A computed fold for a 132-nucleotide RNA from a soil metagenome, annotated as c-di-AMP riboswitch aptamer (ydaO/yuaA leader). Rfam family: c-di-AMP riboswitch aptamer (ydaO/yuaA leader). About the family: This family represents a conserved RNA structure found upstream of the ydaO and yuaA genes in Bacillus subtilis and related genes in other bacteria. Its mean pLDDT, the model's own confidence on a scale to 100, is 78.
RNA sequence: CGCUUAUUGAAGAACAACGCGGGGGAACCAAUUCCGCGCUAGUCGUGGACGUGGGGCGUAUCGCGAAGAUUAUUUCGCGUAGGACACUUCCAGUCCGAGCCCGUCAGCUAACCUCGUAGGCUAAAAGGGAGG
Numbered sequence: 001c002g003c004u005u006a007u008u009g010a011a012g013a014a015c016a017a018c019g020c021g022g023g024g025g026a027a028c029c030a031a032u033u034c035c036g037c038g039c040u041a042g043u044c045g046u047g048g049a050c051g052u053g054g055g056g057c058g059u060a061u062c063g064c065g066a067a068g069a070u071u072a073u074u075u076c077g078c079g080u081a082g083g084a085c086a087c088u089u090c091c092a093g094u095c096c097g098a099g100c101c102c103g104u105c106a107g108c109u110a111a112c113c114u115c116g117u118a119g120g121c122u123a124a125a126a127g128g129g130a131g132g
Base pairs, nucleotide, nucleotide: 002121003120004119009018019117020116021115022114023113024112029107033049034048035047036046037045038044039042053105054102055101056100057099062079063078064077065076066075067074082096083095084094085093087131088130089129090128091127
């Protein structure tokens, strides 16, 4: 100079304010494990049975096999939804396919409330065709 990324632009004492992103949060709509009882007839109360959570950011989801473990938590390998690679697109090639958080709780959601604005990377396949 560029790449990844909302974390970029811009500003600057400071996300303090613009800008760029995330979460929570009405009506309407959607959704409601089963059975019994009760009445204020409801997303209600209560008892029993079954079940063992649920959710968010992110491309990072779903499988198969092996070993370990010895009653269920780990490791490794091969794939895969999906994602990235220097104007765009096609071909080709090379990679990623993680991690973190909330804490029993959250559908959508106007007003409103609230949080983040970091970190990491390189000597070239930043190749070829077409367009611009």